[in-house]
RNAcentral holds the sequence, with entries from ENA. This is a predicted structure of a 75-nucleotide RNA (transfer RNA) from a Candidatus Doudnabacteria bacterium. Its mean pLDDT, the model's own confidence on a scale to 100, is 80.
RNA sequence: UCGAGAGUAGCUCAGUGGUAGAGCAAUCGACUGUUAAUCGAUUGGUCGUGGGUUCGAAUCCCACCUCUCGAGCCA
Numbered sequence: 001u002c003g004a005g006a007g008u009a010g011c012u013c014a015g016u017g018g019u020a021g022a023g024c025a026a027u028c029g030a031c032u033g034u035u036a037a038u039c040g041a042u043u044g045g046u047c048g049u050g051g052g053u054u055c056g057a058a059u060c061c062c063a064c065c066u067c068u069c070g071a072g073c074c075a
Stems, first nucleotide, its partner, number of pairs: 001071007010024004018055001026042005048064005
């Protein structure tokens, strides 16, 4: 330098044009002599950044940033 993949809740991930979700974690409650376990509820997002297309974008297009993998060049 080139190519491919990834970036969404604190963590792991789903969601491929039409209300942003699950599990775990956290908080509160129930249960229990107490803890753990179990059960219920609640909280939590500028969807990496900036533009474009569209009635409508996490999703499609362009540029950029970060990470991973591969290739190439120089020494």